[in-house]
Context: one part of a larger RNA
RNA sequence: CUGGGCAUAAAGCGCACGUAGGCGGGUAGGAAAGUCGGUAGUGAAAUCCCUCGGCUCAACCGGGGAACUGCUACCGAAACUUCUUGUCUUGAGGGCGAGAGGGGUGAGCGGAACUUCUGGUGGAGCGGUGAAAUGCGUAGAUAUCAGAAGGAACGCCGGUGGUGAAAACGGCUCACUGGCUCGUUUCUGACGCUGAGGUGCGAAAGCUAGGGUAGCGAACGGGAUUAGAUACCCCGGUAGUCCUAGCCCUAAACGAUGUGCACUAGGUAGGGGAGGUCCGAUGCCUUCCUUGCUGGAGCUAAUGUAUUAAGUGCACCGCCUGGGGAGUACAGUCGCAAGGCCGAAACUC
Numbered sequence: 001c002u003g004g005g006c007a008u009a010a011a012g013c014g015c016a017c018g019u020a021g022g023c024g025g026g027u028a029g030g031a032a033a034g035u036c037g038g039u040a041g042u043g044a045a046a047u048c049c050c051u052c053g054g055c056u057c058a059a060c061c062g063g064g065g066a067a068c069u070g071c072u073a074c075c076g077a078a079a080c081u082u083c084u085u086g087u088c089u090u091g092a093g094g095g096c097g098a099g100a101g102g103g104g105u106g107a108g109c110g111g112a113a114c115u116u117c118u119g120g121u122g123g124a125g126c127g128g129u130g131a132a133a134u135g136c137g138u139a140g141a142u143a144u145c146a147g148a149a150g151g152a153a154c155g156c157c158g159g160u161g162g163u164g165a166a167a168a169c170g171g172c173u174c175a176c177u178g179g180c181u182c183g184u185u186u187c188u189g190a191c192g193c194u195g196a197g198g199u200g201c202g203a204a205a206g207c208u209a210g211g212g213u214a215g216c217g218a219a220c221g222g223g224a225u226u227a228g229a230u231a232c233c234c235c236g237g238u239a240g241u242c243c244u245a246g247c248c249c250u251a252a253a254c255g256a257u258g259u260g261c262a263c264u265a266g267g268u269a270g271g272g273g274a275g276g277u278c279c280g281a282u283g284c285c286u287u288c289c290u291u292g293c294u295g296g297a298g299c300u301a302a303u304g305u306a307u308u309a310a311g312u313g314c315a316c317c318g319c320c321u322g323g324g325g326a327g328u329a330c331a332g333u334c335g336c337a338a339g340g341c342c343g344a345a346a347c348u349c
Stems, first nucleotide, its partner, number of pairs: 004320003007303002012317001014201004021194003025088007033081002035077008049065006091191001092188003095184005103177007110154001114150008125136002162169002206247006215241002220236004258316006266294012298305002322349003332341003
């Protein structure tokens, strides 16, 4: 170096775009770098191997042979890889015609609930708990009616359902906008796959500045409980939760399963298209995309997985190599900070 692995044992980067690189469809011609054959040269000696011989044997030593799997040059081969010149349409992309959707951004609007405020009715309690108390209330609470204001979230529909690369996305309307699916051989003609670095996106919490603050609510105060109670329960309550701009960049960022392509039994249900069944259809059949369940072969240590593979292969990337020390220290780098990224060793079992 080769050989093994990564759902749960150590191990898939949170996700994408993409640079270099790696890999790359069918067909015809050419070149001949890789590849293959031949020839020549070279591949010191010793060593290793075979054989013969010399020390009584052996080690050791000597003669001969083979080998030195390599390199160089030339001559040739052209299946494969490569390069090159054409060409093709199945991969990929575009056009046209349809379709579904909480995909994204901005603006406007709406109702229920809640809290506060104003006014009316009313008159002693309310609230809360296992039971209480703190708390609120004759300065009129709770309850109830009318009105006003405010902020946040959008019940039912709602789903094992939809969309998105992931994070994520749910009231209604409008504007702008991304992606996807189906049908159509209409166009281009391999334009492809992956992707070290790099770049962008990235829940919650947190940070900076400005705003906002109804409810909830770390911290904090009080009441209980208790041996204690820095908790669980109760009454309050600041940051925060919300908006704008800018940071942070983490997660059980999970399908604990990288991306792409091809192939390999079925059954059943949901969502979105298309075609057929003379027409229509909630029916039936076929087909494409998508989300589940179940299950055979295969795989797996087992559990399980099983056309949405963890099966069979190919391409490319990432990662693992005993437990602790430790995701620590040091250095570097990023960050306002919190901290992130990268990431050891001694020692110990």
Small-subunit ribosomal RNA, central domain from an uncultured bacterium, 349 nucleotides, folded computationally. RNAcentral holds the full RNA, with entries from ENA, Greengenes and SILVA.